Background:
This is a predicted structure of a 91-nucleotide RNA (c-di-GMP-I riboswitch aptamer) from Paenibacillus sp. Lineage of the source: Bacteria > Bacillati > Caryophanales > Paenibacillaceae > Paenibacillus. Its Rfam family is "c-di-GMP-I riboswitch aptamer". The family has 155 seed sequences and 5,092 matches in Rfam 15.1. Its family is annotated with cyclic-di-GMP binding in the Gene Ontology.
RNA sequence: ACAGGGUAACGGCAAACUUUUCCGAAAGGGAAGGACGCAAAGCUAUGGGUCUACCGCUUCCGCCGGAGGCUACGAUCGCCAAGCCGCCCUA
Numbered sequence: 001a002c003a004g005g006g007u008a009a010c011g012g013c014a015a016a017c018u019u020u021u022c023c024g025a026a027a028g029g030g031a032a033g034g035a036c037g038c039a040a041a042g043c044u045a046u047g048g049g050u051c052u053a054c055c056g057c058u059u060c061c062g063c064c065g066g067a068g069g070c071u072a073c074g075a076u077c078g079c080c081a082a083g084c085c086g087c088c089c090u091a
Base pairs, nucleotide, nucleotide: 003090004089005088006087012038013037017033018032019031020030022029023028036078042084043083044082046081047080048079049076050075051074056070057069058068059067060066061065
C1' cells in the first nucleotide's frame, strides 16, 4: 500500500423533544439544550424513493378573490444505492 473485519477502543456524530425578535411560501434548514441511536448517522443531490408547491399550467366557483388538481428549479445523505475521504484491528 492492497484486501478483509469492526466490539462503539481513543474519540466522533446527534433522533425525538424543548427554546429561538434566525432563513424559507412550505417542506425543511441554522443556533442552543438534549440523547434515540449510528462502523461511516463524514462529504457529494449522481440514480431512485419520499416530502413541499412559491412560480408556472389547468378546472371550478365567484363578492376579482377563493378552492381543487398537476408540476421541482426546492428539500431529505439519520430512506435505498453509487462515488470519494476517514478511525481501529488483522499488523